[in-house]
RNA sequence: UCCUUAUCGCGAGCAGGGGAGGAAAUUGGUCCCGUGAACCUGCAGCAACCUGUUAUUUUCUCGAAGAAAAUAAUAAGGUGCUACGUCCAACAGACGCUGUUGUCUGAAAGAUGAGGA
Numbered sequence: 001u002c003c004u005u006a007u008c009g010c011g012a013g014c015a016g017g018g019g020a021g022g023a024a025a026u027u028g029g030u031c032c033c034g035u036g037a038a039c040c041u042g043c044a045g046c047a048a049c050c051u052g053u054u055a056u057u058u059u060c061u062c063g064a065a066g067a068a069a070a071u072a073a074u075a076a077g078g079u080g081c082u083a084c085g086u087c088c089a090a091c092a093g094a095c096g097c098u099g100u101u102g103u104c105u106g107a108a109a110g111a112u113g114a115g116g117a
Stems, first nucleotide, its partner, number of pairs: 001117008013043005021032003026090004044082003049078003052074009086109001091106005
């Protein structure tokens, strides 16, 4: 970098450095930002995707032990995350509407985890 798959609900920030941008990319809007953006470091926290641990149940083997799966708990390890917030629209469809336009669903794109190339 690409492919597959699950989720995109909730939640959680301070300090030091830095010095003008940021909210993924394009366009339009909207919002944050010298009362200090991105980014880096430290500490703290959130969450529970993977691993671990514990408990229960089921199945296999079956003497015990063991193995596998499911559920729950935990938060030790690996990631991730800590403004609103995957910000809205863009493509397709449904409903409503004279129209402006609104609501919903999906797709696409993206993010994160796990597995693979």